[in-house]
RNA sequence: GAUAGAGGUGCAGGUUUAAAAAGUAAUAAUUAGGUUGCAGAUAAUUGCCUAAUUAUAAAAGGUAAACUUGCCGAAAUCAAAAGUUUUUAAAUCUGUAAAAACUUUUGGUUGGUUUGAGGUAAAAUAUAUCUUAAACUGUCACAGCAUAUUUCUGUGGAGGGCUAUC
Numbered sequence: 001g002a003u004a005g006a007g008g009u010g011c012a013g014g015u016u017u018a019a020a021a022a023g024u025a026a027u028a029a030u031u032a033g034g035u036u037g038c039a040g041a042u043a044a045u046u047g048c049c050u051a052a053u054u055a056u057a058a059a060a061g062g063u064a065a066a067c068u069u070g071c072c073g074a075a076a077u078c079a080a081a082a083g084u085u086u087u088u089a090a091a092u093c094u095g096u097a098a099a100a101a102c103u104u105u106u107g108g109u110u111g112g113u114u115u116g117a118g119g120u121a122a123a124a125u126a127u128a129u130c131u132u133a134a135a136c137u138g139u140c141a142c143a144g145c146a147u148a149u150u151u152c153u154g155u156g157g158a159g160g161g162c163u164a165u166c
Stems, first nucleotide, its partner, number of pairs: 001166005008072001010071009026056009037096006075110014111137011139157006
């Protein structure tokens, strides 16, 4: 350097089903009102938007289970840069502000899992993620006990690692 592997409630994707989302959004009718993120221009009043009542009434993201696919930086996340799209009650155009999502590049963090506290997201006492503190577990190094190895105990490191073969 190449190939093949290990950790374990291991990681990620897809399909189906279920709960919840929710009697929420949206639509229609009636009544009342007039606030476009900011600036400008052009329109509409039989329009547009908001709120309440009544009737009808979803879906996505996220979650769980089963099956299945690809794998062991699997993957996740943070920061910066670039690009695209959407939203911020009210049409179109120009300029601009903020937020969100996705993709790419660079750099950083995390061996894996679980629990508690706090922050953020979300409909949320679900869940995810970040910070922090513990516990369990795998691996390597060092030290110690044991008749030698194995085993066991303690301390520490990190996947750019560990094991095997060439």
Molecule: Lysine riboswitch aptamer
Organism: mouse gut metagenome